[in-house]
A computed fold for a 333-nucleotide RNA from an uncultured Actinomycetes bacterium, annotated as Bacterial RNase P class A. Its Rfam family is "Bacterial RNase P class A". Gene Ontology terms of the family: ribonuclease P activity, tRNA processing and dimeric ribonuclease P complex. The prediction has a mean pLDDT of 76.

RNA sequence: CGUGCAGGCCGGGUGAUCGCGGCGUCCUAGUGGCGUCGAGGAAAGUCCGGACACCGCAGGGCAGGACGCUGACGCAAGUCAGGUGGCGAAAGCCAACGGAAAGUGGAACAGAAAGGAAACCGCCUUCGACGUGAUCUCCGGAGACGUCGGAGGUAAGGGUGAAACGGUGGGGUAAGAGCCCACCAGCGUCGCGGUGACGCGGCGGCUUGCUAAACCCCGUCCGGUGCAAGGCGAACAGAGUCCGUUACGAGGUUGCCCGCCCAGGACUCGGGUAGCUGCCAAGAGGGAUGAUCAUUCAAGACAGAAUCCGGCUUACAGGCCUGCUAACGAAAA
Numbered sequence: 001c002g003u004g005c006a007g008g009c010c011g012g013g014u015g016a017u018c019g020c021g022g023c024g025u026c027c028u029a030g031u032g033g034c035g036u037c038g039a040g041g042a043a044a045g046u047c048c049g050g051a052c053a054c055c056g057c058a059g060g061g062c063a064g065g066a067c068g069c070u071g072a073c074g075c076a077a078g079u080c081a082g083g084u085g086g087c088g089a090a091a092g093c094c095a096a097c098g099g100a101a102a103g104u105g106g107a108a109c110a111g112a113a114a115g116g117a118a119a120c121c122g123c124c125u126u127c128g129a130c131g132u133g134a135u136c137u138c139c140g141g142a143g144a145c146g147u148c149g150g151a152g153g154u155a156a157g158g159g160u161g162a163a164a165c166g167g168u169g170g171g172g173u174a175a176g177a178g179c180c181c182a183c184c185a186g187c188g189u190c191g192c193g194g195u196g197a198c199g200c201g202g203c204g205g206c207u208u209g210c211u212a213a214a215c216c217c218c219g220u221c222c223g224g225u226g227c228a229a230g231g232c233g234a235a236c237a238g239a240g241u242c243c244g245u246u247a248c249g250a251g252g253u254u255g256c257c258c259g260c261c262c263a264g265g266a267c268u269c270g271g272g273u274a275g276c277u278g279c280c281a282a283g284a285g286g287g288a289u290g291a292u293c294a295u296u297c298a299a300g301a302c303a304g305a306a307u308c309c310g311g312c313u314u315a316c317a318g319g320c321c322u323g324c325u326a327a328c329g330a331a332a333a
Stems, first nucleotide, its partner, number of pairs: 001329003004324007012296007020038007027030001040302001044313002047311005052226004059258004064222005069082005083097001084095004098217002103215002105211002120158002122154011135142002166184006185207001187204007230277003238269006251261003
């Protein structure tokens, strides 16, 4: 230095001709002249939050939803920093990161047994039956070994499995076991450091699988609907049916209940309006910025606003800047 990682920036400019939309202005008032302005880092996704608007309760409860290690910032969404765990050689990246002894559920097959379970093979002790070469014998037997069966002990060894009620090594035992000891892991407790998550150390009993992005438990938070929200103005033509009218009931308050509000509400047929605004440094309304030439140049990618703002996620040819790492490769000394 290349590959690698993190962060940031650009992604077009200038001139001419024709064309399009807004605004301003002029006139001979026209599809006119002149001037000026005219898409993004994500405009995308419509995912999250907010501003704003409306709802005669926006009160309470249940349901439902979101979040879930610690701290700071923030209205929130979220961002930053740190802790723990995992991945990576590292820089860094990922995590839906509270609770499994409150309860329920799930884990094929194999295996004796898959959670507060258990003995298939095996090991040890003992009783009984049968058999026997060698050994001993006082020739009655004894001892030892083997096979089968019963009773008791065992969870060390073997087997199954991804995983078997801590692991490795030693002592001990009839054989074994944290039964005891050393080290390690986990748990509890005490001390120190830290705002805290947590880390380090001492001591101790000896040990209580996985799964909650399964139901669930715990803690914190949450009115609803949405610019096609709403506001103003204009125009027209009403008719019929049902429910209800001072709170039992129709209607409203997201779903349910309580409470509260309320004299109106729902449906069918027919008629009228489609304007202005909300709406902007672009402000359209089937929705505008396009084409050609020249030049510069790394710009040829992803790609077009629709009430506005913040965040998250996704896409991106090519180029530039800053910092970090040292595994591999290359170069120099």